RNA sequence: GCCGAAGUAGCUCAGUGGUAGAGCACGCGCCUGAAGAGCGUGGUGUCGUCAGUUCGAUUCUGACCUUCGGCA
Repeated sequence: GCCGAAGUAGCUCAGUGGUAGAGCACGCGCCUGAAGAGCGUGGUGUCGUCAGUUCGAUUCUGACCUUCGGCA
């Protein structure tokens, strides 16, 4: 330099056009002498950035950024 993949919650990930979710973790409450476990409750997010298409974009298109892989 060329090609490909990935980027969504603190972490691991789902979500193929119509109000963004799960598990774990975390906060609060119950329980306990105390803690753990258990039970109840709470999502905390610019969906990497900027544009485009669309009535409507996490989703489709382009460029860019970061990471990983392949070729040279």
Transfer RNA from a Patescibacteria group bacterium, 72 nucleotides, folded computationally. The coordinates come from a structure-prediction model, not an experiment, and the mean pLDDT is 80. Its Rfam family is "tRNA". Rfam's curators write: Transfer RNA (tRNA) molecules are approximately 80 nucleotides in length.